[in-house]
């Protein structure tokens, strides 16, 4: 330099054919216990990498850029 995949909660990841963004773990609170752990309930946490375009409507489709990883040279 060229090609491909990926970028979503603190972490690991879902999210199908465009229609109000979710799970597990971690965190706060509560129940349980003599106490802790475990278990259970509940709560909070997101400008979906950035910018633009299409659309009534974009995490999702298109373009450009940034970053990470892999391959080729």
């Nucleotide at each position: 330099g060229c090609c491909a995949a990926c970028g979503u909660a603190g972490c690991u990841c879902a999210g199908c054919u465009g229609g109000u963004a979710g799970a597990g773990c971690a965190g706060a609170c509560g129940c349980u216990u003599c106490g802790u752990a475990a278990g259970c309930g509940c709560c909070a946490g997101g400008u979906c990498g950035a910018g633009g375009g299409u659309u009534c409507a974009a995490a999702u489709c298109c373009c450009u850029c940034c970053g990470u990883u892999g391959g080729c040279u």
A computed fold for a 73-nucleotide RNA from an Anaerolineaceae bacterium, annotated as transfer RNA.
RNAcentral records the identical sequence in 2 taxa.
It matches the Rfam family "tRNA". The family's RNA type in Rfam is transfer RNA. Rfam links the family to the GO term triplet codon-amino acid adaptor activity.
Lineage of the source: Bacteria > Chloroflexota > Anaerolineae > Anaerolineales > Anaerolineaceae.
The prediction has a mean pLDDT of 81.